[in-house]
C1' cells in the first nucleotide's frame, strides 16, 4: 500500500417561531407558566419469564419442546467457555451435534441385484452331467447343473483398502500392514473428549428436519388478564294513594298516565392495574468469560379515535455541475463557487430477558494474509 476477519459506539448538532400529550402550578373562566416527552431495533410477535384469573394445585396417560460437555441466568430454543465435525493459506467462520449391531418403515432414476443382498457381461467348471479318444489309469471338448463379488458396467451408495499366499476360478479363506468398530488397561481432563498399549470377531450401508427409543422440562388462558366505583332505559318489589268498611287488620287494585324508596345486567362510562424495576450509570472486588456481589448516584414517555409534529436559519455529511492547485494522470488528493436534494431503517401501548429481521452513513479498537521499503 492492497485485500480481508472480528468486537464496539453513534446514527445529524445548535438556535428561533409554532403545535400536541401527561403532570405540577396560577387563574372565576378563557387561558398562562414550568418539567418531561420513542428506539437500537419501539418492528416481527418467534422463544423464555414477571404479573393476573381459573384450577386445591397430587399422580398417570396423551401431546408439545429441548438434545455434545461444563458454567451463567428468574427462565429460555438465549449467552459464555470448551469438545468434536466441516470450510478457509490465515485472522476466523459454520453446525436441529443423543440413539441406526431395540424394533418398524423408506431408499427415486439407473442397474441383474438396494440389505438375514444380487450372477447382466466376465472368470471357472474342481464336483456332477453330456460328447469324443483310450484296454485302462486318464485326457480333451461343451458350458447343462453349478461355483465365483477379483475385473467390467449401473448408481449418491454394491458387504473395508493394499500386498503376499491360497484356489478350478475366487473370496478375511489365511497372513502382514492400514482404516474402522467393540472391549479392556494405563495417562490427562469436573466433563464432552484426547493420547498410548493389549485382545476380539474380521467389517456392521444411509435416513431419526420418518415412526420410534432414551434423558430433561412443560397445567390452561391472557392487560380486551383482572380489580373497583357505578349511570340511563326496560323490568321487578315495597310504600303512599284509591275501592270495600263505622274504625283497625285484612282483601282487591285490569288498562293508561303519574309520585317516593329499593332492587336491577355489574352493562355504558370512569378509576386502578400503569411506569421504582430480575431498573440505569459509576467505583471497587470475584470470575478466562457470560455473569455476580458491595457501595454510591439517579428517576428517565404513559396516550386510549390513541401526544411526541411542522416551518425557518445555520453548521456538519453527502450528490451533481463548474473552476483552481498538486500528482505516481481513463484517475486520485486538496480548496473555492453554484444548484437542487437528501441525512438511513423505522415509531411506544402491561412490563422485562433474548432471538430474528431492517438499517444511508460516520467513528474507535484488536487481528490476519500478500507485496514493497528501511
Nucleotide at each position: 500500500u492492497g485485500a480481508g476477519u472480528u468486537g464496539g459506539u453513534c446514527g445529524g448538532g445548535c438556535g428561533g417561531c409554532u403545535g400536541c400529550g401527561u403532570c405540577a402550578u396560577c387563574g372565576a373562566a378563557a387561558g398562562g407558566u414550568g418539567c418531561c416527552g420513542a428506539g437500537g431495533a419501539a418492528c416481527g410477535u418467534c422463544c423464555g419469564g414477571a404479573c393476573u384469573c381459573c384450577g386445591u394445585a397430587g399422580g398417570a396417560c396423551a401431546g408439545g419442546a429441548u438434545g455434545c460437555u461444563g458454567g451463567g441466568u428468574a427462565a429460555c430454543a438465549c449467552c459464555c467457555a470448551g469438545u468434536c465435525g466441516g470450510g478457509g493459506c490465515g485472522a476466523c467462520c459454520c453446525g436441529c451435534a443423543g440413539g441406526a449391531a431395540a424394533g418398524u418403515g423408506c431408499c427415486a432414476c439407473a442397474g441383474a441385484a438396494a440389505u438375514c443382498a444380487a450372477a447382466c457381461c466376465g472368470c471357472c467348471g474342481a464336483u456332477g452331467g453330456c460328447g469324443a479318444g483310450g484296454c485302462g489309469a486318464c485326457u480333451c471338448g461343451c458350458a447343462c447343473a453349478g461355483g465365483u463379488a477379483a475385473g467390467g458396467g449401473u448408481g449418491a451408495a454394491a458387504c473395508g483398502g493394499u500386498g503376499c499366499g491360497g484356489u478350478a476360478a475366487g473370496a478375511g479363506c489365511g497372513c502382514a500392514c492400514c482404516a474402522g468398530c467393540g472391549u479392556u488397561c494405563g495417562a490427562g481432563g469436573u466433563g464432552a473428549c484426547u493420547c498410548g498399549g493389549g485382545c476380539g470377531g474380521c467389517u456392521u450401508g444411509g435416513u431419526a428436519a420418518a415412526c420410534c427409543c432414551c434423558a430433561u422440562c412443560c397445567g390452561g388462558a391472557g392487560c380486551a388478564a383482572g380489580g373497583u366505583c357505578a349511570a340511563a332505559c326496560a323490568g321487578g318489589g315495597a310504600g303512599a294513594g284509591c275501592g270495600u268498611g263505622g274504625u283497625c287488620c285484612g282483601c282487591g287494585u285490569g288498562u293508561u298516565a303519574g309520585c317516593u324508596c329499593c332492587c336491577g345486567g355489574g352493562u355504558a362510562g370512569g378509576c386502578c392495574g400503569c411506569a421504582u424495576g430480575a431498573g440505569u450509570c459509576g467505583u471497587c472486588a470475584g470470575g478466562u468469560a457470560a455473569c455476580u456481589g458491595c457501595c454510591g448516584a439517579c428517576c428517565a414517555a404513559g396516550a386510549u379515535g390513541g401526544a411526541u409534529g411542522g416551518c425557518c436559519g445555520u453548521c456538519g455529511c453527502u450528490g451533481c455541475g463548474u473552476u483552481c492547485g498538486g500528482u505516481u494522470c481513463u484517475g486520485c488528493c486538496g480548496g473555492g463557487c453554484g444548484c437542487g436534494g437528501g441525512c438511513a431503517c423505522a415509531g411506544a401501548a402491561u412490563c422485562c430477558g433474548g432471538c430474528g429481521u431492517a438499517u444511508a452513513g460516520a467513528c474507535c479498537g484488536a487481528c490476519u494474509c500478500a507485496c514493497u521499503c528501511c
Bacterial RNase P class A from an Acidimicrobiia bacterium, 374 nucleotides, folded computationally. The source organism's lineage runs through Bacteria, Bacillati, Actinomycetota and Acidimicrobiia. The RNAcentral record of the sequence draws on ENA. It is recorded under the gene name rnpB. Its mean pLDDT, the model's own confidence on a scale to 100, is 76. Its Rfam family is "Bacterial RNase P class A". Rfam classes the family as a ribozyme.